[in-house]
Context: one part of a larger RNA
RNA sequence: CUGGGUUUAAAGGUGUGUAGGCGGGAUUUUAAGUCUAAGGUGAAAGUUUGUCGCUUAACGAUAGAAUUGCCUUGGAUACUGAAGUUCUUGAAUUAGGUUGAGGAUAGCGGAAUGUGACAUGUAGCGGUGAAAUGCAUAGAUAUGUCAUAGAACACCAAUUGCGAAGGCAGCUAUCUGGGCUUAUAUUGACGCUGAGGCACGAAAGCGUGGGGAUCGAACAGGAUUAGAUACCCUGGUAGUCCACGCCCUAAACGAUGCUAACUCGAUGUUUGGGCCUUGUGCUUGAGCAUCCAAGGGAAACCGUUAAGUUAGCCACCUGGGGAGUACGACCGCAAGGUUGAAACUC
Numbered sequence: 001c002u003g004g005g006u007u008u009a010a011a012g013g014u015g016u017g018u019a020g021g022c023g024g025g026a027u028u029u030u031a032a033g034u035c036u037a038a039g040g041u042g043a044a045a046g047u048u049u050g051u052c053g054c055u056u057a058a059c060g061a062u063a064g065a066a067u068u069g070c071c072u073u074g075g076a077u078a079c080u081g082a083a084g085u086u087c088u089u090g091a092a093u094u095a096g097g098u099u100g101a102g103g104a105u106a107g108c109g110g111a112a113u114g115u116g117a118c119a120u121g122u123a124g125c126g127g128u129g130a131a132a133u134g135c136a137u138a139g140a141u142a143u144g145u146c147a148u149a150g151a152a153c154a155c156c157a158a159u160u161g162c163g164a165a166g167g168c169a170g171c172u173a174u175c176u177g178g179g180c181u182u183a184u185a186u187u188g189a190c191g192c193u194g195a196g197g198c199a200c201g202a203a204a205g206c207g208u209g210g211g212g213a214u215c216g217a218a219c220a221g222g223a224u225u226a227g228a229u230a231c232c233c234u235g236g237u238a239g240u241c242c243a244c245g246c247c248c249u250a251a252a253c254g255a256u257g258c259u260a261a262c263u264c265g266a267u268g269u270u271u272g273g274g275c276c277u278u279g280u281g282c283u284u285g286a287g288c289a290u291c292c293a294a295g296g297g298a299a300a301c302c303g304u305u306a307a308g309u310u311a312g313c314c315a316c317c318u319g320g321g322g323a324g325u326a327c328g329a330c331c332g333c334a335a336g337g338u339u340g341a342a343a344c345u346c
Stems, first nucleotide, its partner, number of pairs: 003318004007300002012314001013200004020193003024087007032080002034076008047065007090190001091187003094183006102176007109153001113149008124135002161168002205246006215239001219235004257313006265291011276279001295302002319346003328339004
């Protein structure tokens, strides 16, 4: 390389889209691929088959085959390609309806927490397995009223919903993306995938400027302990929040790439449509889940939301360690990221 694979053994962050690969039904032309026939060429040696020559063999001679290829000409037209015409079921558009924590911005709300002020009030509070550090007669904790700050949104809440993924939850308004459904009105294959590219991408981290209630790496103290650079406690900086700009990684998980077709059923639930006999009804779509038939699987399990049966395209894997390291390159302010070996060793 091939082959075989990628839920758990090695192996899939997300989308968009360029090149490329692949691509629905009918029909006409062409004859590039494809198939067929003939001719030419495919040096010799070598290989291989038969026969022969050295006593045999090696070796040699001779005749044939092979040389899987290329070229030319004639023909075939099912499939693929090219060109034309056409169709509607794939895809998209339009119109009506509908769903949702989808996104962005602004405003508003109540509970809790901290802080401040005033009042009441007096000796403790806090914390733990038990304590201590800590706070408190300079009046704490507790209770009441007022003020203020920042962050997060109890109940509703669900095996719910939405989003490509990351993710998204108080309420209202504005702007805005998507899905689904009904109609079959329009276009007429406009499609699928997608190397590079571009965009998005939790948390932590970085830069500048704000903000800073809570929590809280680092740090300090108190405990525990043989020790305790921890677990527990009291504090507490960065951070956590906002704006703008970077970083680009995760157990980025369904550890399961995307698209299409096919292959028994049952139950629950979300959200549309239709029907009447209005029912715990029937039926038709799109989701989210549970259990199972066939089938698959090493098993666990998967099972119309496949890990079943097939097709197309991409990415990736190829014993463990060395190592996601070194070197080089690219990106980054840095942290680091991406790409990514070998010696050696088992």

Predicted 3D model of a 346-nucleotide part of an RNA (small-subunit ribosomal RNA, central domain) from a metagenome. The coordinates come from a structure-prediction model, not an experiment, and the mean pLDDT is 89.